[in-house]
RNA sequence: UACUUAUCAAGAAAGGUGGAGGGAAAGGCCCUGUGAAACCUUAGCAACCAUCCUAUUUAGUUAGGAAAGGUGCUAAUUCCUUUUUGAAUUAAAAAAAAGAUGAGUC
Repeated sequence: UACUUAUCAAGAAAGGUGGAGGGAAAGGCCCUGUGAAACCUUAGCAACCAUCCUAUUUAGUUAGGAAAGGUGCUAAUUCCUUUUUGAAUUAAAAAAAAGAUGAGUC
């Protein structure tokens, strides 16, 4: 990088360096010199994987719990929309695509 699969309505920020961008893309709408990105420190959230416990199963198979080792995350629902249905038009709603993250495979 590609593929498979699960999740994406909840949750959680301060300080230092830095000095103009950022929110994936496009459109919108926002955030930002009352300090953007990036990096560092400390703190926190969650519980995907790993670990431990209980019950269960042909089977780490399924369910629950503990804890926090590996990731991840800490403006706005993945900020909203995008394609399809809705639908002749606008809206609600549903599904998808795309994206992000975890786990696995090559």
Molecule: SAM riboswitch aptamer (S box leader)
Organism: Acidiluteibacter ferrifornacis